[in-house]
């Protein structure tokens, strides 16, 4: 980088360093010197892993949070395509993100 599977309406910082940018892309709309990104610390969740029970297996249920990741403004901030509805909607796909596995 590509493919497969699962999830994406919940949750989580008046902390320190840092200094101007950030929210994937485009358009919008926002956040930011009452301090962005990044790093540290803290926290949230529970995908893998761990433990217990059930099951022939695949797997299902539950527990904990020491480990590998992830996450901590706004539904994945909204829309991007199709159908539906026709001011305002809803559904699905696509795109993206994350985890696990395969190449």
């Nucleotide at each position: 980088c590509u493919c497969u599977u699962a999830u994406c309406a919940a949750g989580a910082g008046a902390g320190g360093u840092g200094g101007a940018g950030g929210g994937a892309u485009a358009g919008g709309c926002c956040c930011a010197a009452u301090g962005a990104a990044a790093c540290c610390c803290a926290g949230c969740a529970a995908c893998a892993g761990u433990c217990a029970g059930c099951a022939a297996u695949a797997g299902c249920u539950g527990a904990a949070a020491a480990u590998g990741u992830g996450c901590u403004a706004a539904u994945u901030c909204c829309u991007a395509c199709a159908g539906u509805a026709u001011u305002u909607u809803c559904u699905g796909a696509g795109a993206g993100a994350u985890a696990a596995g395969a190449g």

Predicted 3D model of a 103-nucleotide RNA (SAM riboswitch aptamer (S box leader)) from Clostridium pasteurianum BC1. The coordinates come from a structure-prediction model, not an experiment, and the mean pLDDT is 80. Taxonomically the source falls in Clostridium pasteurianum (Bacteria, Bacillota, Clostridiaceae, Clostridium). The RNAcentral record of the sequence draws on Rfam and Ribocentre. RNAcentral records the identical sequence in 2 taxa.